[in-house]
RNA sequence: GCCCCGAUGGCCUAGCGGUAUGGCACUACAUUGGUAAUGUAGAGAUCCCGAGUUCAAAUCUCGGUCGGGGCU
Repeated sequence: GCCCCGAUGGCCUAGCGGUAUGGCACUACAUUGGUAAUGUAGAGAUCCCGAGUUCAAAUCUCGGUCGGGGCU
């Protein structure tokens, strides 16, 4: 220098162009003599950044940043 893959709540993760899924963690309540465990409920992500296409973009296109891998 070129090519490929990835970036989504605090962490991990799913997601065919149509209101972003689940787990852990967190908060409240129930339960307990009290913790833990368990159950129920809740809060939490404008999806790495910018531009484009589209009625509509996490998703498609282009450029960039960062991380991983390959070739020279």

A computed fold for a 72-nucleotide RNA from an archaeon, annotated as transfer RNA.